Predicted 3D model of a 1486-nucleotide RNA (small-subunit ribosomal RNA) from an uncultured bacterium. RNAcentral holds the sequence, with entries from ENA and SILVA. The coordinates come from a structure-prediction model, not an experiment, and the mean pLDDT is 84. Its Rfam family is "Bacterial small subunit ribosomal RNA". Its family is annotated with ribosome and structural constituent of ribosome in the Gene Ontology.
RNA sequence: AGAGUUUGAUCCUGGCUCAGGACGAACGCUGGCGGCGGGCCUAACACAUGCAAGUCGAACGCACUCGACCUUCGGGUCACAUGAGUGAGUGGCGAACGGGUGAGUAACACGUGAGAAACCUGCCCCGAAGACUGGAAUAACCCGAGGAAACUCGGGCUAAUACCGGAUAUCCCCACCAGGUCGCAUGGCCAGGUGAGGAAAUGCUCCGGCGCUUCGGGAGGGUCUCGCGGCCUAUCAGCUAGUUGGUGAGGUAACGGCUCACCAAGGCAUCGACGGGUAGCUGGUCUGAGAGGACGAUCAGCCACACUGGGACUGAGACACGGCCCAGACUCCUACGGGAGGCAGCAGUGGGGAAUCUUGCGCAAUGGGCGAAAGCCUGACGCAGCCACGCCGCGUGAGGGAUGAAGGCUUUCGGGUUGUAAACCUCUUUCAGCAGGGACGAAAAUGACGGUACCUGCAGAAGAAGCUCCGGCCAACUACGUGCCAGCAGCCGCGGUAACACGUAGGGAGCAAGCGUUGUCCGGAUUUAUUGGGCGUAAAGAGCUCGUAGCGGUUCAGUCAGUCGGGUGUGAAAACUUGAGGCUCAACCUCAAGAGGCCACUCGAUACUGCUGUGACUAGAGUCCGGUAGAGGAGUGUGGAAUUCCUGGUGUAGCGGUGAAAUGCGCAGAUAUCAGGAGGAACACCGACAGCGAAGGCAGCACUCUGGGCCGGUACUGACGCUGAGGAGCGAAAGCAUGGGGAGCAAACAGGAUUAGAUACCCUGGUAGUCCAUGCCGUAAACGUUGGGCACUAGGUGUGGGGGGAUUCGACCCCUUCACUGUCGGAGCUAACGCGUUAAGUACUCCGCCUGGGAACUACGACCGCAAGGUUGAAACUCAAAGGAAUUGACGGGGACCCGCACAAGCGGUGGAUUAUGUGGUUUAAUUCGAUGCAACGCGAAGAACCUUACCUGGACUUGACAUGUUAGUGAAACUCCGGUGAAAGCCGAAGCCUCUGCGAGCUUGCUCAAGGACACUAUCACAGGUGAUGCAUGGCUGUCGUCAGCUCGUGUCGUGAGAUGUUCGGUUAAGUCCGAUAACGAGCGCAACCCCUAUCCUUAGUUGCCAGCACGUAAUGGUGGGGACUCUAGGGAAACUGCCCGGGAUAACCGGAAGGAAGGUGGGGUCGACGUCAAGUCAGUAUGUCCCUUACGUUCAGGGCUACACACGUAAUACAAUGGGGAGUACAGAGGGUAGCAAUACUGCGAAGUGGAGCCAAUCCCAAAAAACUUCCCCAAGUUCGGAUUGCAGUCUGCAACUCGACUGCAUGAAGCAGGAAUCGCUAGUAAUCGCGCAUCAGCAUGGCGCGGUGAAUACGUUCCCGGGUCUUGUACACACCGCCCGUCACGCCAUGGAAGCCGGUAGCACCCAAUGUCAGUGUCCUAACCUUCGGGGAGGAGCUGCUUAAGGUGAGAUUGGUAACUGGGGCGAAGUCGUAACAAGGUA
Repeated sequence: AGAGUUUGAUCCUGGCUCAGGACGAACGCUGGCGGCGGGCCUAACACAUGCAAGUCGAACGCACUCGACCUUCGGGUCACAUGAGUGAGUGGCGAACGGGUGAGUAACACGUGAGAAACCUGCCCCGAAGACUGGAAUAACCCGAGGAAACUCGGGCUAAUACCGGAUAUCCCCACCAGGUCGCAUGGCCAGGUGAGGAAAUGCUCCGGCGCUUCGGGAGGGUCUCGCGGCCUAUCAGCUAGUUGGUGAGGUAACGGCUCACCAAGGCAUCGACGGGUAGCUGGUCUGAGAGGACGAUCAGCCACACUGGGACUGAGACACGGCCCAGACUCCUACGGGAGGCAGCAGUGGGGAAUCUUGCGCAAUGGGCGAAAGCCUGACGCAGCCACGCCGCGUGAGGGAUGAAGGCUUUCGGGUUGUAAACCUCUUUCAGCAGGGACGAAAAUGACGGUACCUGCAGAAGAAGCUCCGGCCAACUACGUGCCAGCAGCCGCGGUAACACGUAGGGAGCAAGCGUUGUCCGGAUUUAUUGGGCGUAAAGAGCUCGUAGCGGUUCAGUCAGUCGGGUGUGAAAACUUGAGGCUCAACCUCAAGAGGCCACUCGAUACUGCUGUGACUAGAGUCCGGUAGAGGAGUGUGGAAUUCCUGGUGUAGCGGUGAAAUGCGCAGAUAUCAGGAGGAACACCGACAGCGAAGGCAGCACUCUGGGCCGGUACUGACGCUGAGGAGCGAAAGCAUGGGGAGCAAACAGGAUUAGAUACCCUGGUAGUCCAUGCCGUAAACGUUGGGCACUAGGUGUGGGGGGAUUCGACCCCUUCACUGUCGGAGCUAACGCGUUAAGUACUCCGCCUGGGAACUACGACCGCAAGGUUGAAACUCAAAGGAAUUGACGGGGACCCGCACAAGCGGUGGAUUAUGUGGUUUAAUUCGAUGCAACGCGAAGAACCUUACCUGGACUUGACAUGUUAGUGAAACUCCGGUGAAAGCCGAAGCCUCUGCGAGCUUGCUCAAGGACACUAUCACAGGUGAUGCAUGGCUGUCGUCAGCUCGUGUCGUGAGAUGUUCGGUUAAGUCCGAUAACGAGCGCAACCCCUAUCCUUAGUUGCCAGCACGUAAUGGUGGGGACUCUAGGGAAACUGCCCGGGAUAACCGGAAGGAAGGUGGGGUCGACGUCAAGUCAGUAUGUCCCUUACGUUCAGGGCUACACACGUAAUACAAUGGGGAGUACAGAGGGUAGCAAUACUGCGAAGUGGAGCCAAUCCCAAAAAACUUCCCCAAGUUCGGAUUGCAGUCUGCAACUCGACUGCAUGAAGCAGGAAUCGCUAGUAAUCGCGCAUCAGCAUGGCGCGGUGAAUACGUUCCCGGGUCUUGUACACACCGCCCGUCACGCCAUGGAAGCCGGUAGCACCCAAUGUCAGUGUCCUAACCUUCGGGGAGGAGCUGCUUAAGGUGAGAUUGGUAACUGGGGCGAAGUCGUAACAAGGUA
């Protein structure tokens, strides 16, 4: 410091997500040690048990125990100072500290800084003075009584540092008199006089002292007041009656409406009162570069609270956590009468919860209370325990060790990897363990921690590694399993049979006693922007103007508030930073320094801002004078054209309307036309990116009233200015109200069309409305989608208004200057498009607005409105995008240009018939499989009777029909033949053959034996085999766009970039063919050419071809000798290139024409198919990954099927006839094939064919007859002498075999069909049409396929339209690319939410009722030790009673906020639902 994610790609905007750090955490897996810290964030929920505040005998009396002494043994005493202790009580001090919690609190609660001349203060310190003299009680105790208890009552005795009276008064307080001094006001301070009032414990003592009273001062503590600071909400805008102030009184330590009486009517608030929500505040903590943001555990300061609410008492201090009273809820005890309690102290329990510890040790240290002290108390505190909760440190070994072991995983089978890792060798012992020693903390004693830290010794690598991740972000990859399943996922996204993304394994990466996950905060996020963003089109300028707070011209003087600087005070400690130091280091701790405020006071500076000045100025602004343009506004009047209607005339059958029609109007006279009249609305031409206005908006003409602008002059005022939250006014159209008006137009509505439908578009009608007056509404794509003002920053060129100059006959023209309005454009800006002195440039100033999309121009609330509705304006939930600009494509019922048998012009067909063939469908045991728009359908198949054959039925085989290898065995191998059974295959059985090779051995030397080899068989194991699946795993091949003219690259240039340029443009071409232009210059694959056939000629060579001339011969024939002239054959060459001429064109490319030429503008034909598209076709040609079958999905045999047949389609054949059919006769080809072959002559047969076989391995022989054509005869318009299907009979040929199921022949039969509906195909010249011939496949089978030649046309004006294609351009919301995208209702499921009759709560307040306790006040029937007394009583006091007030409670009407609800509203989401097609292209009505 960034990264991922919107797109086919790009730039931008913009959200979402990730990497970092942190935590009082929790959860999952795992877990060796130590140090230092931390540990109920939830129920301020309820609490068993123990402990957490006591102490003092040196204040006091009593009782008891122990001890000592004496003793009469019953007991007594505490001596000379009267020993020790316990218990309760009186009394004193403490208990208001310490400890806990964060409920409440938005407040002087906290922080910070001031103030108190308005105050208090026990214990402590300093100072001054004093302590005289009396008295009466009471608890304890004893006796008695009540009660279950808690406890209480009566009588009697007693002490004090308990209580009371009197005296004294340095002094204090109060009143009065009069003086000095000081202060910001009230007033303070000092000293004097007079008068009234006010103290004490001479107690205790260890004799040192400790206490007591009054006053002054201090320290520390507390109380009160004020400035400033720190949360959200305006969908809370007004709040307030003790309220604000005054006078007087009361009250308090003290000021004060703190309280009361009276008087006045104030006080607070948009700089946010009041209300609502949330919250203890701070030092600080976390994060961040910082500014900030979030938080407020532990530690520290302050506050608040102590079961809930209220209250006071005591006291120096409380309205009191471990005190009291009352009320309430809850719990406990009870004898039912009544009592007791308060862990938010430390432990601990239950509960809640994802979650948070021991009912430990000790007062040794630090600190606190009491005490003179010893000491006692202290869950404060010091320690220990539990928990990886966090931070820090250490360890789990170190060195060597290659046969790179075994095992695992993987593999291309070679290997690779785990991996120096292990084993093995050498070494060490931190930590843990065992043993020994053993602290500091402690100043004299005293150590919980603790036999702890630490030190030493011992043994042995010994006891000690996991977790997460490995598609990208993000370091790290393979195998297997799974098969949109199971699952993963922070975002993008993985998974549908080859998953680096799921699960497992191996390997790897990261961190490590931890590692991950979840949650929260900050960061990244400049994504709330002060630092540091924006608003033309991405979210965002208010419809416009006026106008209060904000900002503001030049200059002088003063002031010093802001601002800046210095100083002083303060900013607690801890924390933080830096420097040191201490624990072995670190964490941690200690010391020192620094830093820290929008703080206060003070001294100074005076540039800027502010303030002051009846100071000054004129450049801003305004006034005045003179001109000037204008649909600026309001009112009144008036004009002509047109539409419509009415009346009359003329006139007759239609008019009107549309794409075409119809509805409608018209013989009752329309439309048309003429004349007259009525009425309303709008103002043609001028008229214009012209004018005016703030915007909305404004248009005939005239008049009246009226606003503003501009120009010129420079007389006047002298900053009077700009903007503008709230506020006010204006504000198109539609709409609303009332009253008019109503010609035309025209929502709604009606009818007619269109359509699948048509609640639309089109047509005919037509009501509100449109118009006027008055009043509402207050919104618009109210747009320049651009707020207002001021200043600055190149120009060119228009239009309208004004002024000046120069020059003129001129209002021409030229120059210049203001304000306005257009257009082009530089710098600059911008994501780009674009803006560009009329800024979207450069700056200042004020206002408004934005912060992902949807939900939502919504809900609720409030305000406005007659209503319609408007303004303001959320959330839940949901998505990972939504969006802007530009790019390349694709597409368009967008445009321009061009091409093609694309249309048109023609010729012939198909579609109708019959047949053939293929397909669909149906059928079947099977009708094997594939091909399916063009680009499947006479296609794979160049040929299914068996075979083929993959299908079906049945019969058989199992290492197999076929290949290779292994092991064992058999056989003199192999081979051949036969029998049985059977449909065959197969199964069972038998025979013949002595002859494969041969390392060797034997001997009768050509015989035998023989390991082994080859071969065959049997058995076994590996394997064979599969036309089984996947053409969407593939190779290869093929089709198609398309023989269309395109598709790209290098370098350069332009652009932020995707990309563009080149390849566009002007011509031209069949062509991205060529020329020219040109920020491009070149190049590649395509085009063309090179290749083949064909057309002309030359040359070479002549056999099997040819034969002119010469010769021979025949009935005849190149038959023969010869010949190479010709044809022909097959080698080589020539020829055509726009070369030449004319014209056009740019003088180019090229085009048109002519000549010559066999051929003329690529001569004709073929081969040849760019980058790519269609997941196009093919796993059944072959190859091949994966999956599947293995006595079967393999192999084999027989028979059947592929040939079925209500039907539909494609492709063909033959016809329907006379341009024909038939008979007879007579000509002329080319290209092929032939030895398991072609076969002549000859003979037989009507014929298919048969017999027979010359010749030929072919320019020699054969197939072989070419047919149309030509000549001639018949037929005469008919289902025929057309047509030949179908059927019968008889045959031929092939073949084991023609039944299912071949072809052909003869005779006989003689169907449909008389030219084919909608529709549709081919063809532009040797073409179509027509005629025959050959070949492949093949035993046989051709109307199919592939070739060959014969005869041989018609037409093309042209490119409007249909189809396909190319180039440029335009629009786009498409990019799987229009077979695209996409909207709304309805139906179904889920989710959250609004309304709602109601129902159930919470909170705060108001009014009234009742009113505990308590303070205060009143009272004094009743009661009372201290003082007085004349003894009667008085004084004083208490209980009681009464009153004000008051918690809780009750009642009532409302407010506010939740929950829930029949029903209901819309919304969101959800692979394949319904209906349409609204939007995106001119989206088919922009």